Background
This is a predicted structure of a 1465-nucleotide RNA (small-subunit ribosomal RNA) from an uncultured prokaryote. Rfam family: Bacterial small subunit ribosomal RNA.
RNA sequence: UUGAACGCUGGCGGCAGGCUUAACACAUGCAAGUCGAGCGGUAACAGAGGGUAGCUUGCUACUUUGCUGACGAGCGGCGGACGGGUGAGUAACGCGUAGGAAUCUGCCUUAGUGAGGGGGGUACAUUGGAAACAGUGUCUAAUACCGAAUAAGCUCUACGGAGUAAAGGAUGCCUCUCCUUGGAAGCAUUCGCUUAUAGAUGAGUCCGCGUUGGAUUAGCUAGUUGGUGGGGUAAAGGCCUACCAAGGCGACGAUCCAUAGCUGGUUUGAGAGGAUGAUCAGCCACACUGGGACUGAGACACGGCCCAGACUCCUACGGGAGGCAGCAGUGGGGAAUAUUGGACAAUGGGGGCAACCCUGAUCCAGCAAUGCCGCGUGUGUGAAGAAGGCCUGAGGGUUGUAAAGCACUUUCAAUAGGGAAGAAGGGUAGUAUGUUAAUAGCGUAUUAUUUUGACGUUAACUAUACAAGAAGCACCGGCUAACUCUGUGCCAGCAGCCGCGGUAAUACAGAGGGUGCAAGCGUUAAUCGGAAUUACUGGGCGUAAAGCGAGUGCAGGCGGUAUUGUAAGUCAGAUGUGAAAGCCCGGGGCUCAACCCCGGAAGUGCAUUUGAAACUGUAAUACUUGAGUAUGGGAGAGGAAAGUGGAAUUCCUGGUGUAGAGGUGAAAUGCGUAGAGAUCUGAAGGAACACCAGUGGCGAAGGCGACUGUCUGGACCAAUACUGACGCUGAGGUGCGAAAGCGUGGGGAGCAAACAGGAUUAGAUACCCUGGUAGUCCACGCCGUAAACGAUGUCAACUAGCCGUUGGGAGUCUUAGUAUUCUUAGUGGCGAAGCUAACGCGAUAAGUUGACCGCCUGGGGAGUACGGUCGCAAGAUUAAAACUCAAAUGAAUUGACGGGGGCCCGCACAAGCGGUGGAGCAUGUGGUUUAAUUCGAUACAACGCGAAGAACCUUACCUACCCUUGACAUCCAGAGAACUUACGAGAGAUCGUUUGGUGCCUUCGGGAACUCUGAGACAGGUGCUGCAUGGCUGUCGUCAGCUCGUGUCGUGAGAUGUUGGGUUAAGUCCCGUAACGAGCGCAACCCUUAUCCUUAUUUGCCAGCGAGUAAUGUCGGGAACUCUAAGGAGACUGCCGGUGACAAACCGGAGGAAGGAGAGCACGACGUCACGUCGUCCUUGCCCUUACGGCCUGGGCUACACACGUGCUACAAUGGUCAAUACAGAGGGCCGCAAAGCCGCGAGGUGGAGCAAACCCCAGAAAAUUGAUCGUAGUCCGGAUCGGAGUCUGCAACUCGACUCCGUGAAGUCGGAAUCGCUAGUAAUCGCGAAUCAGCAUGUCGCGGUGAAUACGUUCCCGGGCCUUGUACUCACCGACCGUCACGUCAUGGAAGUGGGCUGCAAAAGAAGUAGGUAGUCUAACCGCAAGGAGGACGCUUACCACGGUAUGGUUCAUGACUGGGGUG
Repeated sequence: UUGAACGCUGGCGGCAGGCUUAACACAUGCAAGUCGAGCGGUAACAGAGGGUAGCUUGCUACUUUGCUGACGAGCGGCGGACGGGUGAGUAACGCGUAGGAAUCUGCCUUAGUGAGGGGGGUACAUUGGAAACAGUGUCUAAUACCGAAUAAGCUCUACGGAGUAAAGGAUGCCUCUCCUUGGAAGCAUUCGCUUAUAGAUGAGUCCGCGUUGGAUUAGCUAGUUGGUGGGGUAAAGGCCUACCAAGGCGACGAUCCAUAGCUGGUUUGAGAGGAUGAUCAGCCACACUGGGACUGAGACACGGCCCAGACUCCUACGGGAGGCAGCAGUGGGGAAUAUUGGACAAUGGGGGCAACCCUGAUCCAGCAAUGCCGCGUGUGUGAAGAAGGCCUGAGGGUUGUAAAGCACUUUCAAUAGGGAAGAAGGGUAGUAUGUUAAUAGCGUAUUAUUUUGACGUUAACUAUACAAGAAGCACCGGCUAACUCUGUGCCAGCAGCCGCGGUAAUACAGAGGGUGCAAGCGUUAAUCGGAAUUACUGGGCGUAAAGCGAGUGCAGGCGGUAUUGUAAGUCAGAUGUGAAAGCCCGGGGCUCAACCCCGGAAGUGCAUUUGAAACUGUAAUACUUGAGUAUGGGAGAGGAAAGUGGAAUUCCUGGUGUAGAGGUGAAAUGCGUAGAGAUCUGAAGGAACACCAGUGGCGAAGGCGACUGUCUGGACCAAUACUGACGCUGAGGUGCGAAAGCGUGGGGAGCAAACAGGAUUAGAUACCCUGGUAGUCCACGCCGUAAACGAUGUCAACUAGCCGUUGGGAGUCUUAGUAUUCUUAGUGGCGAAGCUAACGCGAUAAGUUGACCGCCUGGGGAGUACGGUCGCAAGAUUAAAACUCAAAUGAAUUGACGGGGGCCCGCACAAGCGGUGGAGCAUGUGGUUUAAUUCGAUACAACGCGAAGAACCUUACCUACCCUUGACAUCCAGAGAACUUACGAGAGAUCGUUUGGUGCCUUCGGGAACUCUGAGACAGGUGCUGCAUGGCUGUCGUCAGCUCGUGUCGUGAGAUGUUGGGUUAAGUCCCGUAACGAGCGCAACCCUUAUCCUUAUUUGCCAGCGAGUAAUGUCGGGAACUCUAAGGAGACUGCCGGUGACAAACCGGAGGAAGGAGAGCACGACGUCACGUCGUCCUUGCCCUUACGGCCUGGGCUACACACGUGCUACAAUGGUCAAUACAGAGGGCCGCAAAGCCGCGAGGUGGAGCAAACCCCAGAAAAUUGAUCGUAGUCCGGAUCGGAGUCUGCAACUCGACUCCGUGAAGUCGGAAUCGCUAGUAAUCGCGAAUCAGCAUGUCGCGGUGAAUACGUUCCCGGGCCUUGUACUCACCGACCGUCACGUCAUGGAAGUGGGCUGCAAAAGAAGUAGGUAGUCUAACCGCAAGGAGGACGCUUACCACGGUAUGGUUCAUGACUGGGGUG
């Protein structure tokens, strides 16, 4: 934007448009008639006259007369060729535009001519027929028809001539003629007629240019192209025919196929363009389908005719009728398109002298929001910010001045009233004037009068009354204006694209609110735009799609310098045209607008004409710089064919010689005692040419590598001479074109697809090994493709530099060279400007320009199918569509990853020591079991974990019994002190009875605490979600990293800093540096420990002094020492030497208690793992509420075919047992630790001193040391298990505690694969303490004693850090992704065939019609006295030809068992 449709909704008016589909079929009515002023006439109606009857004085009925108005049917004229409809066909002179000549043209205009005289035929009746209609007979008219006459400026012509027309009618007058009411003739006027002229209008015809797609349509054409003669037409012409010639069209797209009415315009767009061709206007074509002519000025005719066909209807079965793509209307089709309306009042058309008649043209009305435009649905005021709704942080907010209320207005609609314009004309009467003899008549003008409106209850106006009758639709995640609640829970659903929905959805559905538009709003469909996304304006091709593999070259395109001419292109002016409408501009009319009217501009075009001459073209003449030729040189794996050579492999002969050789990661197959391999001599044969060798050379590309000569192509350099634009590119065409492959014939050493064997492997149709055939080689012939790549077409010009190298030339020099400078042609590396999306390119351009060619237009399907061409085949080339996806791709960025690289670190490996894995037991987990075995953790980073301690409790689980405002909190009311004694029932919770008790504060009102009862708000939940959360924690990891500001670089993501060179434990520090700084981490600061000093001195200490004891710091005292606990010192690479860059730092040394972080702890960056925890705690949401809450008893968490983790004790002699002896540290203690003493074999009991602790106690440290014994054994090892007896704790040790004693004495003799910890006071080993705790420790956390071994080193395993590289990964390698197979589904190719459409060729066939022929039949006008003739009609026949049929091809569509691949899930 729309001729729209659909959904929801709907007040009024103006203007416009309304079957886009079935050119499907049509009932009914209407759409083309008119003229009596052409004619004969009178069926109907009316009038008049006559007659008859009823009867009476004028009415009715009948009849008659064409006498009048008129008029059915008929003859005749004009019109039915216009107007109206439709778009099937048509790719065409059909249309558009601009021109032309060989034509016709009714009615109209113009200026002429003629118009005299004859003749023959209908209606009607009758017959047949159902009808349509047909036949026969008689009479008669014309502006109907026919001759004869006349005739030209007409036609024909042999230039002598010949031929060809006609029609009258109406009105008026009576002067003249005849009859005389009146008429005839005549006159006048007028309408016609004939012929001819000019015009206008209309029509026919020819031509230039323009006018869709397909080349998977490349050749088409015999009346075809032209000529001559003839015919035909209104007219040129193969329009037709005979003959002659062989042409004509086509790559500037013929022919064929498909599609389509064309244009003015419409729509979109800035324009250029694109799409379209409804309404309005011009042209064309068509009228049921096909063919045909007649009439006519005009038709091959929408409402005419003939024939054929299909269909429908009538029929008496013999025959007939019809054509809505006219207006309404019906059925059908369809998403879809209206009334079987009014009127000729206006405009226009036909007929007519006119009045008038006809007109579904037209003007109006009706239907539907189909569109455009306009108006209304009220206006002002109104805060208690009402009620209700919704939300809420509970305060409020919002709906919202919105409503109500108050005041006002009345457009539109309603009712009533009067009331324009659209009307111009016509009739009648008069006047003037023209014509005329005329005051008739007729025409013109004018006056008076009368009359004509479908719309129409018109428009507009006035009055009345009431806010009264009048708002919806879509949307609210982003694009895109507009946000919340509830429901739902990957369901239901939404969706234009991206995408929403898996329990907190602004995205679904509803609601409140909001936004947009508004009598409409959305959706769907369609076109253009945005899309520079087909690029003329205005794109690209190194890597995104895209340069032919590379040359040559016809056509085509483009083309150097100078002069002259020309004027095709080009430019300028003028003229004609470019219809109207529309668009645009300026005015005007409807109240405005839409709409309408007037004027202008524009219409970028075409044609004609006049000029200009720069450029292009063209013609001519010149030129030399482009291009080429000649002369002289040197370089080269350029090509072809011929010959020659040496090294090596292999095979063969012979010799020497003996057991292996070969091969691999390791092996084996194969070879070898029949003598291999090794080695030497000789010979054969084929293929390839080491070193030289080089981002060196040559060639168009493919490609070319020993040497020699022969033949041959091209490029380069230097200097001159010559030709004179001879050039560049190049669709088709054509020669060349690696490897593999194919054909024929050779050749065959090595290598080697296929194949065989051996290995490897889960397998191994592979990689490795041993063999081995095609092939590789030659000749000839095919193929024609490659990542045929610089992924970069060819040619030309211009645009900074620097450094190599190959060929040629020239110059310079103190060095004559392996020097240097310049130049030219190649070939390389950097790089400026510029370009590029970036990477990059950069005189060898991917820069700036010009010329020409090729190619591209999202991914897949697919370089595939079909068709064509080529090929022996393999296959090549040309080259789609259906369907499907919302991406595919390029370059670069950050990460992550790599069985990539570099550097570095860590008990990571290695080197060591000790373990685990085997046994028994302890403990945790899985599994199983169970009424319950509560729950969580569950790779590293769960599993002696939460739990620093489950007999009851804990406890969350199960069983049974109970309670329901609750065991616990706050509020209210009532009662009572609180509390307490005893008894009974019960498993207990609980229930019942019972004893004592009347408290505290007080302003005397009451209050506080507590208990019981009652009602409801609420309590309560270890119920769910750790994937809604907070907090806390684990892990990477105590790894050295993680970032920011400003600046700079980049289009940007980002980069830089943070990289680099060193160094460190460290992003630690130094240096460098487009970066400069900064922050969180590192380090340091804190604590413990190692040395010393100062101060202090009890409960600790005791050197010196004194006292005392059997003995002991026991006492007086002391403050030296140890210790204690406060404060200081000390260590900083500070010093020396070396290394390093004069740095940072490292190495060594001195001194020092300690040396390069002295040792240890605490301390954990940005972040990762939806890590763990709702059962520590907090908490959103959901769930339960006489229960998922609460109380209580007993049970369970302790089960046990089994599996795993973590530990303890062992297997023994470095040991066990016995005896004796020695040395710690750090802790704990009043509901506590508990000494001495006594008892017990012992666990323990008794006892109670001392101690709230440097005082007392736990508390004996143990390994160790010394001595004794055991003697390698299931033991004097080991201690499980079991029996018995006890102790302690505790209401209570049965399920289910610890310990003691006696007895019993299992497995186990050092542990498979695998795996863990540890680098120094560490591992190992030994004991001690603490928390939890009534009791319960092999666990955990601490403490000290004894006290090692080893580290070459960083290749490998694991983890980590930095830099770099590749990437198709970014949920980030536990990633991504490929193909087969199975199943579902979709479109498509092939296919024996089958069925349609269109069409070619061939022969046959032949309706109607026209033309020719004919004389069978018939025959009015003319001729003729007649017979007859001329002419005509019918018939027959020939030619042309529609429908239909036959034979055989082409093409296209549909379908087809089965089958091929493709897409998708």
About this RNA: The sequence is in RNAcentral, with records from ENA.